Predicted 3D model of a 73-nucleotide RNA (transfer RNA) from a Candidatus Pacearchaeota archaeon. It matches the Rfam family "tRNA". Rfam classes the family as a transfer RNA. The source organism's lineage runs through Archaea, Nanobdellati and Candidatus Pacearchaeota.
RNA sequence: CCCCCCGUAGCUCAGUGGUUAGAGCGUCCGGCUGUAGCCCGGAAGAUCCCAAGUUCGAAUCUUGGCGGGGGGA
Numbered sequence: 001c002c003c004c005c006c007g008u009a010g011c012u013c014a015g016u017g018g019u020u021a022g023a024g025c026g027u028c029c030g031g032c033u034g035u036a037g038c039c040c041g042g043a044a045g046a047u048c049c050c051a052a053g054u055u056c057g058a059a060u061c062u063u064g065g066c067g068g069g070g071g072g073a
Stems, first nucleotide, its partner, number of pairs: 001072007010025004018056001027043005049065005
């Protein structure tokens, strides 16, 4: 320098154009227990890395940038 993949909740990920942005773990509250753990119920938590564009509508498509990983020269 060139090519490919990834970026969504504290962590690991799903969601691949449609109006509620979700799951597991974790955290908090409650139940259970002598206490804790296990188990059960509930809650909080992400305007989806940034900007622009396309569209009636973008986490999703396009372009650029930033960051991470891999390959090539």